Small-subunit ribosomal RNA, 5' domain from alpha proteobacterium SCGC AAA536-K22, 473 nucleotides, folded computationally.

Context: one part of a larger RNA
RNA sequence: GAAUGAACGCUGGCGGCAUGCCUAACACAUGCAAGUCGAACGAGAUCUUCGGAUCUAGUGGCGCACGGGUGAGUAACGCGUGGGAACCUACCUUUUAGUACGGGACAACGUUUGGAAACGAACGCUAAUACCGUAUACGCCCUCCGGGGGAAAGGUCUGCCGCUAAAAGAGGGGCCCGCGUCUGAUUAGCUUGUUGGUAGGGUAAUGGCCUACCAAGGCAAUGAUCAGUAGCUGGUCUGAGAGGAUGAUCAGCCACACUGGGACUGAGACACGGCCCAGACUCCUACGGGAGGCAGCAGUGGGGAAUAUUGGACAAUGGAGGCAACUCUGAUCCAGCAAUGCCGCGUGUGUGAUGAAGGCCUUAGGGUUGUAAAGCACUUUCAACGGUGAAGAUGAUGACGGUAGCCGUAGAAGAAGCCCCGGCUAACUUCGUGCCAGCAGCCGCGGUAAUACGAAGGGGGCGAGCGUUAUUC
Numbered sequence: 001g002a003a004u005g006a007a008c009g010c011u012g013g014c015g016g017c018a019u020g021c022c023u024a025a026c027a028c029a030u031g032c033a034a035g036u037c038g039a040a041c042g043a044g045a046u047c048u049u050c051g052g053a054u055c056u057a058g059u060g061g062c063g064c065a066c067g068g069g070u071g072a073g074u075a076a077c078g079c080g081u082g083g084g085a086a087c088c089u090a091c092c093u094u095u096u097a098g099u100a101c102g103g104g105a106c107a108a109c110g111u112u113u114g115g116a117a118a119c120g121a122a123c124g125c126u127a128a129u130a131c132c133g134u135a136u137a138c139g140c141c142c143u144c145c146g147g148g149g150g151a152a153a154g155g156u157c158u159g160c161c162g163c164u165a166a167a168a169g170a171g172g173g174g175c176c177c178g179c180g181u182c183u184g185a186u187u188a189g190c191u192u193g194u195u196g197g198u199a200g201g202g203u204a205a206u207g208g209c210c211u212a213c214c215a216a217g218g219c220a221a222u223g224a225u226c227a228g229u230a231g232c233u234g235g236u237c238u239g240a241g242a243g244g245a246u247g248a249u250c251a252g253c254c255a256c257a258c259u260g261g262g263a264c265u266g267a268g269a270c271a272c273g274g275c276c277c278a279g280a281c282u283c284c285u286a287c288g289g290g291a292g293g294c295a296g297c298a299g300u301g302g303g304g305a306a307u308a309u310u311g312g313a314c315a316a317u318g319g320a321g322g323c324a325a326c327u328c329u330g331a332u333c334c335a336g337c338a339a340u341g342c343c344g345c346g347u348g349u350g351u352g353a354u355g356a357a358g359g360c361c362u363u364a365g366g367g368u369u370g371u372a373a374a375g376c377a378c379u380u381u382c383a384a385c386g387g388u389g390a391a392g393a394u395g396a397u398g399a400c401g402g403u404a405g406c407c408g409u410a411g412a413a414g415a416a417g418c419c420c421c422g423g424c425u426a427a428c429u430u431c432g433u434g435c436c437a438g439c440a441g442c443c444g445c446g447g448u449a450a451u452a453c454g455a456a457g458g459g460g461g462c463g464a465g466c467g468u469u470a471u472u473c
Base pairs, nucleotide, nucleotide: 001473002472003471004470006469007468008467009466010465013345014344015343016342017341018340019338020337021303026301027300028299030298031297032296035062036061037060040059041058043056044055045054046053047052069256070255071254078181079180080179081178082177083176084175087173088172089171092169093168094167095166096165097164098163099162100134101133102132103131109124110123111122112121113120114119140149141148142147154161155160156159182228183227184226189219190218191217194216195215196214197213198212199211200210201209231253232252233251234250235246236245237244238243258279259278260277261276262275281292282291283290284289309335311334312333313332317331318329319328320327321326348378349377350376351375358369359368360367361366382414384409385408386407387406388405392400417462418461419460420459421458422443423442424441428457429456430455431454432453438445439444
């Protein structure tokens, strides 16, 4: 000098765009953050013009594995980059072939009944795109090549939406490898599923991933192992560059969801707002037993130098469901708060010498503040008030918002501070103080004329900011 997610002190007019718990991955009151489909299904309720319409607890489908948060763990194929072969893939696109015939249940519901509650139990009834069987099979799977096995679902009502099998694509994902990826040797040896093979199991798939048997290997001074620290990257800051530091916001990947473990469902999870077990904590209880998980958005307590509203809207963009109308969406878009940062604008302009008054200094003549003020003549940006009023929306639909912009009205009116003045370093005098009080980044000032302390006058710098502290280059 540059920079910051900054904080603190003094000060503070407006606008635009950004940014805003870096600390306790501490604990959380309350509300909201994932639903949707009646064009899959039975039933109930309401309305009815008797045609039907609306609403929904339940069965069923799709979604809830996305989106959003956090960085605890992780020094690792986690990440980055470049390759690879033994894989999966719901929805979407393309193509081919089909969609035939049957069956038995379970919720809801009804009756009875247990419990304080959470939540159940028994018996009976019922529908389906729920479940099961049979048939068929171009292609599909297994095969000892003889053969064997395997599917479907209908709805609305004429046009669609579906369903089944197979092939391909796109996008997504799982796995493997080369190279790169912090510090410590005051950590030198580490390893027994360990390293390899055979056979089997398991998986979507390769593989000690797992098991049995066999062999005795494998890694390490080019740093194994151990310990410490840490999410990684695109980037960001600095620097002429090389490099150094860093990893907030935005984007990609990873990991986590009170702590630890486990699987279920599913195309996909070992699942933030799902389940089970254990633990700590909190709450309810009729003491028998139950309920909970903000590292989602707001918000509260606590910690801290320190970080915002328990706001509006689905109008746009995007997502889920639905044929659609539409519903949901604290994603998102907006608004609120904060000079936290960057950028822009304003706080007037011209004229005005008797160089007014006052202040300060003085050699007492004067000098300076200073064209500064007053006065005179103007202007009205921004703010204020009144009116008008968008784009963002391809047909409808605008939270923002009566916002931005535009027009008009009045009046210099409502709007300047902070730090410094010994040298480095731009800027000097007087008074007070007297090694005191104090200053200080370094050198150093202060013990009776202090340009270095405090005040005043004057001056210098920057300016809605200015200084200080911390950190990086």